[in-house]
RNA sequence: UCUUAUCAAGAGAAGCUGAGGGAUUUGGCCCGAUGACGCUUCAGCAACCUCUAACAAUUGUUAGAAAGGUGCUAAUUCCAGCAAAGGAUUUUUUCCUUUGAGAGAUAAGA
Numbered sequence: 001u002c003u004u005a006u007c008a009a010g011a012g013a014a015g016c017u018g019a020g021g022g023a024u025u026u027g028g029c030c031c032g033a034u035g036a037c038g039c040u041u042c043a044g045c046a047a048c049c050u051c052u053a054a055c056a057a058u059u060g061u062u063a064g065a066a067a068g069g070u071g072c073u074a075a076u077u078c079c080a081g082c083a084a085a086g087g088a089u090u091u092u093u094u095c096c097u098u099u100g101a102g103a104g105a106u107a108a109g110a
Base pairs, nucleotide, nucleotide: 001110002109003108004107005106006105007104012042013041014040015039016038020031021030022029025081026080027079028078043073044072045071048069049068050065051064052063053062054061055060077103082100083099084098085097086096087095088094
């Protein structure tokens, strides 16, 4: 970089550090010296890889487990931006809802 799948659920304490942080850009909103973000340790959540059983029939469905490889543990990926449809208002505009796209994150594979 490409492909596939998922992203409204779930799960925090201690120590160190010390000023910004919530991916990027714009706007909003929020977290933060009552110490955020980050790092380390321990704990937990989940079930992608993994394991077991049944069914089915060549690779899937369902149920279960959690030792191992990852991941995650503020807010829906914090929300919106682009497009379409519907609705409200209406001169223009603006707002709301839904769906999709784009971007991103994670896993497995190439």